[in-house]
The prediction has a mean pLDDT of 89. Predicted 3D model of a 77-nucleotide RNA (c-di-GMP-I riboswitch aptamer) from an Actinomycetota bacterium. Its Rfam family is "c-di-GMP-I riboswitch aptamer". Rfam links the family to the GO term cyclic-di-GMP binding.
RNA sequence: UCCACGAAAAGGCAAACCCGUCGUGAGGCGGGGACGCAAAGUCACGGGUCUCCGAGCGAGAUAGCCGGGCCGUCGAA
Numbered sequence: 001u002c003c004a005c006g007a008a009a010a011g012g013c014a015a016a017c018c019c020g021u022c023g024u025g026a027g028g029c030g031g032g033g034a035c036g037c038a039a040a041g042u043c044a045c046g047g048g049u050c051u052c053c054g055a056g057c058g059a060g061a062u063a064g065c066c067g068g069g070c071c072g073u074c075g076a077a
Base pairs, nucleotide, nucleotide: 005075006074012037013036017032018031019030020029021028022027035064041070042069043068045067046066047065048062049061050060051059052058053056
């Protein structure tokens, strides 16, 4: 230095819910708020689930559903 791993430390993110806002909707964004998270950073590639419609070899949502890819903080056993 790198891989694996996840003690400690410094920090980080932010579920549900509430308010505002965008959207036909699933849901997104901002503020409050913390259930939790070693990638709860990122990518819709595969699967699952959800929404819309003209019901299809369609369009969209979900990365904090699972898998996988990419980048990444710290350094005990």
Overview: It was read from a public genome assembly, where an Rfam model found it.